Record summary: The RNA shown here (transfer RNA) has 72 nucleotides and comes from a Candidatus Pacearchaeota archaeon. Lineage of the source: Archaea > Nanobdellati > Candidatus Pacearchaeota. Its mean pLDDT, the model's own confidence on a scale to 100, is 83. The sequence is in RNAcentral, with records from ENA. Its Rfam family is "tRNA". Its family is annotated with triplet codon-amino acid adaptor activity in the Gene Ontology. Rfam classes the family as a transfer RNA.

RNA sequence: GGCUCUGUAGCUUAGUGGUAAAGCGCCGCUCUCAUGAGGCGGAGAUCGGGUGUUCAAAUCACCCCAGAGCCA
Numbered sequence: 001g002g003c004u005c006u007g008u009a010g011c012u013u014a015g016u017g018g019u020a021a022a023g024c025g026c027c028g029c030u031c032u033c034a035u036g037a038g039g040c041g042g043a044g045a046u047c048g049g050g051u052g053u054u055c056a057a058a059u060c061a062c063c064c065c066a067g068a069g070c071c072a
Stems, first nucleotide, its partner, number of pairs: 001071007010024004018055001026042005048064005
C1' cells in the first nucleotide's frame, strides 16, 4: 500500500429499513441477626464520527477514525 471483518449501556452480546432488547454489573425496596442468594421496581446506549439515499437508517451507499486478520 491492497483486500476482508469488527465498532450498539460500565462489561458481554442481540437487533440486517418502521418506538434499540437481554444477561451480568449499578441504585432503591423486600427478605435475613448480618452478608450473599432469591423476589419486586428503577436509572443507564440519539448505535465510532460525518455526508448522502429514503416518508422513515443501528440497519443501505460513500468518506474518515480505531481495532483484528490476510496479501504484498